Background:
Transfer RNA from candidate division WWE3 bacterium RIFCSPHIGHO2_01_FULL_40_23, 74 nucleotides, folded computationally.
Order: sequence, then structure tokens, then C1' cells
RNA sequence: GGCCCUGUCGUCUAGCGGUUUAGGACGUCGCCUUCUCAGGGCGAAGACCGGGGGUUCGAAUCCCCCCAGGGUCA
Repeated sequence: GGCCCUGUCGUCUAGCGGUUUAGGACGUCGCCUUCUCAGGGCGAAGACCGGGGGUUCGAAUCCCCCCAGGGUCA
């Protein structure tokens, strides 16, 4: 340098153009239960989707450029 893959709540992840305000698990916080802890029950906060642009009535989801990480071939 060429080609390919990945980048979503603190972490792991679902999502593959249209009601969902982006869902789940773990974690965190609160309440209940308990003598306490653990466990269990209920609830809450938490990502606008790596950055920018484009296509579209509509994009995390398609296209382009860039950034970061990984793989591969020189």
C1' cells in the first nucleotide's frame, strides 16, 4: 500500500430502510422481603448508534470519505 471484517447504554450484545421514545443480559441505584448478608420480587437511571457528508418521504440499517481496532496478501 491492496483486499476483508469490526466499532450500538459502564460491559457483552439484538437490530439487516418504517410506531419502539433503539430491545435484552450482567452491572449500578431505589423500594419490598430478611435480625444482617446473600438470594428473590418490583421499579429506575443509563447508548440517539466511531466522526462527517450523501441517497430516501423516512437510515443504527444503503452509498462515499475519514478515524480506531483486527485479519490477510505483497

Overview
Its mean pLDDT, the model's own confidence on a scale to 100, is 80.